This is a predicted structure of a 73-nucleotide RNA (transfer RNA) from Promethearchaeati archaeon SRVP18_Atabeyarchaeia-1. The sequence is in RNAcentral, with records from ENA. Its mean pLDDT, the model's own confidence on a scale to 100, is 82. Its Rfam family is "tRNA". It is annotated as a transfer RNA.
Formats: sequence, structure tokens, C1' cells
RNA sequence: GCCGCCGUAGCUCAGCCGGCAGAGCGCCAGUCAACCGAGCUGGUGGUCGCGAGUUCAAUUCUCGCCGGCGGCU
Repeated sequence: GCCGCCGUAGCUCAGCCGGCAGAGCGCCAGUCAACCGAGCUGGUGGUCGCGAGUUCAAUUCUCGCCGGCGGCU
């Protein structure tokens, strides 16, 4: 330099043939309990990497850039 994959909650990741952004873990409160933990109940969560384009509408499609991983040279 070229090619491919990935970037979504504090963490690990779904969702991505366009139409309400989610799960588990975590965190907070309650319950239980002598206390802690576990269990149970409720709550807490986001510029969907950044910018632009297409569209009535973009996490999703297109282009550019940035970052990570892998391959080729």
C1' cells in the first nucleotide's frame, strides 16, 4: 500500500433484506435476613465511532474519515 471483518449502555454482545433501540452481567433502592451473600421485586441506563449522501423516515443502504483485529504484498 491492497483486501476482509468489527465499532450499539459501565462490561460482553444481540438487533442491521429501513419504521418504538434491546438482553445478560453490573450499579441503585426495597424485600428477606442477626450481618454479608444468594434469591425475589422495582429502578438505572445510549450523540448506535465521526461526518456527509439517499429517503417521508437511517443503528440498518451508499461514500469519506478515525480506531481495533486478521490476511496479502